Source information:
A computed fold for a 360-nucleotide RNA from a Chitinophagaceae bacterium, annotated as Bacterial RNase P class A. The RNAcentral record of the sequence draws on ENA. Rfam family: Bacterial RNase P class A. Rfam's curators write: Ribonuclease P (RNase P) is a ubiquitous endoribonuclease, found in archaea, bacteria and eukarya as well as chloroplasts and mitochondria. The gene name in the source record is rnpB. Of the family's consensus pairs, 98% are formed in the model.

RNA sequence: ACUGCAAGCCGCGUUAUCGACUUUUUAUUUUUAAUAAUGGGUAGGAAAGUCCGGACAGCACAGAGCAGCGCAUCCUGCUAACAGCAGGACUUCUUUGAAAUAAAAGAACGAGACAGUGCCACAGAAAAUAACUGCCGAAAGGUGAGGGUGAAAAUGUGGGGUAAGAGCCCACGGUUGCUACCGGCAACGGUAGCUUCGGGUAAACCUUGCGUGCUGAAAUGCCAUGUAAAGGAUCGCUUGAGGGCGGCUCGUCCAAUGAUCCAGGGUAGGCAGAUACAGGUAGUCAGCAAUGGCUAUCGCAGAUAAAUGAUAACGGCUUCUUUGGAAGUACAGAAUCCGGCUUACAGGCUUGCAGUAUUU
Numbered sequence: 001a002c003u004g005c006a007a008g009c010c011g012c013g014u015u016a017u018c019g020a021c022u023u024u025u026u027a028u029u030u031u032u033a034a035u036a037a038u039g040g041g042u043a044g045g046a047a048a049g050u051c052c053g054g055a056c057a058g059c060a061c062a063g064a065g066c067a068g069c070g071c072a073u074c075c076u077g078c079u080a081a082c083a084g085c086a087g088g089a090c091u092u093c094u095u096u097g098a099a100a101u102a103a104a105a106g107a108a109c110g111a112g113a114c115a116g117u118g119c120c121a122c123a124g125a126a127a128a129u130a131a132c133u134g135c136c137g138a139a140a141g142g143u144g145a146g147g148g149u150g151a152a153a154a155u156g157u158g159g160g161g162u163a164a165g166a167g168c169c170c171a172c173g174g175u176u177g178c179u180a181c182c183g184g185c186a187a188c189g190g191u192a193g194c195u196u197c198g199g200g201u202a203a204a205c206c207u208u209g210c211g212u213g214c215u216g217a218a219a220u221g222c223c224a225u226g227u228a229a230a231g232g233a234u235c236g237c238u239u240g241a242g243g244g245c246g247g248c249u250c251g252u253c254c255a256a257u258g259a260u261c262c263a264g265g266g267u268a269g270g271c272a273g274a275u276a277c278a279g280g281u282a283g284u285c286a287g288c289a290a291u292g293g294c295u296a297u298c299g300c301a302g303a304u305a306a307a308u309g310a311u312a313a314c315g316g317c318u319u320c321u322u323u324g325g326a327a328g329u330a331c332a333g334a335a336u337c338c339g340g341c342u343u344a345c346a347g348g349c350u351u352g353c354a355g356u357a358u359u360u
Stems, first nucleotide, its partner, number of pairs: 001356010012315007020042004025037005044331001048342002051340005056216004063250004068212005073089006090110001091108006111207002116205002118201003132147002134143003155173006174197001177194007220272004231262005242254004277299001279298008316329005
């Protein structure tokens, strides 16, 4: 210097003119409000997805069980909380590397397959109650070592033994589970002994352990205006009709001038929620970090069919170039708010790790 990987930040700028929404102050008017002037502010890192968790509001002051749903290696932490985040470790696997007892980077929908039920296509003789080829045998039959098919075919190597073979026997290994001792907070690791020898699959059903009220801003609360002499039917009145508590059951609560249904009349306006907060920025202290404390400072959209813009000039960055210039400038736009996760993104900058090349 280049390439790759990982993490973080920015993601067009300035000036001028005109315009939109909101707000402080002042003035005027027809003084609920409107107009004018000066000043302040005005769409994100994801505002997207609606996948999680909450704040807030309501359901009565929201109970129990079942079902449903969520999580799943271990330990310690952060947070209002989480299926989130941080640090460290364990097991298995992959890559580089080593040849030792390493090491580095990355991945795992990481509990259970000896509770049970399923599934393993095609190929192959057979996917577990094995015999195609092969070997032995005169045959009957024996065999499962060698070969083939396959993702996977009855534990590996060596020796003995056999008609030929096979854990049939022996030695040394491997796998499953248990016990003892040692190390570790723990998951687990090491050593020894006994035992086992078809597997895989639970992002298949399922089992185990832990956890779990619901709905959603069109929530919800309030004000004004206006309306008929207001009707009909059914069930019921404390022996509780009907309704509420996500589904079911129990239980409990509201309720009798009641509840449900049918038809009819009036209204569709306004206020709040709604932006001062688990807030931003800077410094400092504690911590490996996530994050927390302290000090200072700032107030940075609030629309309600939806504003946050248009035009011009000069520049920035990227690509191409006949060196005159030309083209492009990402993903994308608030709607109660916040913390996460996931997805999209032209280009630029910073840091770390690895590799290659050159120079010293």